[in-house]
Context: one part of a larger RNA
């Protein structure tokens, strides 16, 4: 390179936005670059094939033909692809009129519970545990009842329910503001899909400044044990939290890249349209999302099956026996942790 593959055997980049690139809607005219037909040029010789023919034969060596998939040059065809041009709306994207949401930023505000202070009772154990013991308490714990102050997290609702590309989002309120989905057929007229690179990225972790209630790596200390650098118990440091700069990795998962389009049926929830009735509570269409169940098909099979892992076409990204090894070394990237790229020898 082909090929074949990538849910769980090796294999979808954690996810968007998007530049060159590759690809690309319906009709219609025009060139004729790809593309298809002919003509003419070349396409050294030697080598290959086919033949004749010399060396006793072959190897070898001579004649002669054929080939030489290619190039250039003209004619010529226009169906498809490509260019120029005029048009369409069914893609796309705007407008108008509604809908629903923990979609993100930033402020506030709340209320339970916890913890420590102060104070009132009250007066001897509390706490923990498989059992205990550290460990707290007559300097008054624990229990309760009053107030007061901090800091984190919002129970019920809450649900295979909802929002968001992911990563993620959960108490109310408020400004700001991204997205979506339904109608309307009003407008533009292929304006489109994928993509180095550029942002965004749970948690842990780093740098500075704050904050610190409970939880709680390191860490003491009681237990257990054969022994416990663990489970279990008392402590408790960074950390969790705010603000501002970094890291850039995950079992970042549906272990399923992204579009697009087609292919039986039942169900059930979510947003919305329309229709229909006896005007309610239903029925029926119909769009857009989320779950189940399954016919064909697919698949090694488990399973998947309009939310494909069916049928197909279009970009990207990755795989190529196990180990070595996500290691070395070289680049880059960070303040470091190290992350990105990423081998070989060896050996099965």
């Nucleotide at each position: 390179c082909u090929g074949g593959g990538c849910u769980u055997a090796a294999a979808g980049g954690g996810c968007g936005c998007g530049u060159a690139g590759g690809c690309g809607g319906g009709c219609u005219g025009c060139c004729a670059a790809g593309u298809c037909c002919g003509g003419g040029g070349u396409g050294a010789a030697a080598u290959c094939u086919u033949u004749c023919g010399g060396c006793u034969u072959a190897a070898c060596c001579g004649g002669a033909a054929a080939a030489g998939u290619g190039c250039c040059u003209u004619g010529g065809a226009u169906a498809c692809u490509g260019g120029c041009g005029g048009u369409c709306u069914g893609g796309a994207g705007g407008g108008a009129g509604g809908u629903a949401g923990g979609g993100g930023u930033a402020u506030g505000u709340g209320g339970a519970a916890c913890u420590u202070c102060c104070g009132g009772u009250g007066g001897a154990g509390c706490g923990g545990u498989g059992a205990a013991a550290u460990g707290c308490g007559u300097u008054g714990a624990u229990a309760u009842c009053g107030g007061a102050a901090g800091g984190a997290a919002c129970g019920c609702c809450g649900g295979u329910g909802g929002c968001g590309a992911a990563a993620g989002c959960g108490a109310c309120g408020u400004a700001c503001u991204g997205g979506a989905c339904c109608u309307c057929u009003u407008c533009u007229g292929a304006c489109g899909c994928u993509g180095a690179g550029c942002g965004c990225g749970a948690a842990a972790g780093c740098c500075a400044g704050g904050g610190g209630a409970g939880c709680g790596a390191a860490c003491g200390g009681g237990a257990u044990u054969a022994g416990a650098u663990a489970c279990c118990c008392c402590g408790g440091u960074a950390g969790u939290c705010c603000u501002g700069g970094c890291c850039c990795u995950a079992a970042a998962c549906g272990a399923u890249g992204g579009g697009u389009a087609c292919u039986a049926g039942g169900u059930a929830g979510u947003g919305g349209a329309c229709u229909u009735g006896a005007c309610a509570u239903g029925g029926g269409u119909u769009c857009a999302c989320u779950g189940c169940c399954g016919a064909a098909g697919c698949a090694a099979a488990a399973g998947u099956g309009g939310u494909a892992a069916g049928u197909a076409c279009c970009c990207c990204g990755c795989c190529u026996g196990g180990g070595g090894a996500g290691u070395a070394u070289g680049g880059u990237c960070g303040c470091a942790a190290g992350g990105c790229u990423g081998a070989a020898a060896c050996u099965c």
The prediction has a mean pLDDT of 87. The part of an RNA shown here (small-subunit ribosomal RNA, central domain) has 348 nucleotides and comes from an uncultured Planctomycetota bacterium. The RNAcentral record of the full RNA draws on Greengenes.